Model confidence (mean pLDDT): 80 of 100. Predicted 3D model of a 74-nucleotide RNA (transfer RNA) from a Candidatus Zixiibacteriota bacterium. The organism belongs to Candidatus Zixiibacteriota, within Bacteria. The same sequence occurs in records of 2 taxa. Its Rfam family is "tRNA". By type it is a transfer RNA.

[in-house]
C1' cells in the first nucleotide's frame, strides 16, 4: 500500500431482510426491608448510535469518504 472485521450508556454487549418513544446486564443514585451492613426487591438518571455527506416518506441499520482499534497479505 491492498483486503477483511469492529466503533451503540461509565464498562461488557444486543439490536443484521430500513419503520413509529434505542434496549439488557453490571456499575451509580434514591427507596422498601434490617439494630447496622450486606443480600434481595422496587424505581430513577445516564445515549441524538465514531465523524461528515448522500439515498429514502423514513437510517443505529443502505452507499461514499474521513478518523480510531484489531487481523491478514508482499
Nucleotide at each position: 500500500g491492498c483486503c477483511c472485521c469492529c466503533g451503540u450508556a461509565g464498562c461488557u454487549c444486543a439490536g443484521u431482510u430500513g419503520g413509529a418513544u434505542a434496549g439488557a446486564g453490571c456499575a451509580u443514585c434514591g427507596g422498601u426491608u434490617u439494630c447496622c451492613u450486606a443480600a434481595a426487591c422496587c424505581g430513577a438518571g445516564g445515549g441524538c448510535c465514531a465523524c461528515u455527506g448522500g439515498u429514502u416518506c423514513g437510517a443505529a441499520u443502505c452507499c461514499a469518504g474521513u478518523c480510531g482499534g484489531g487481523g491478514g497479505u508482499a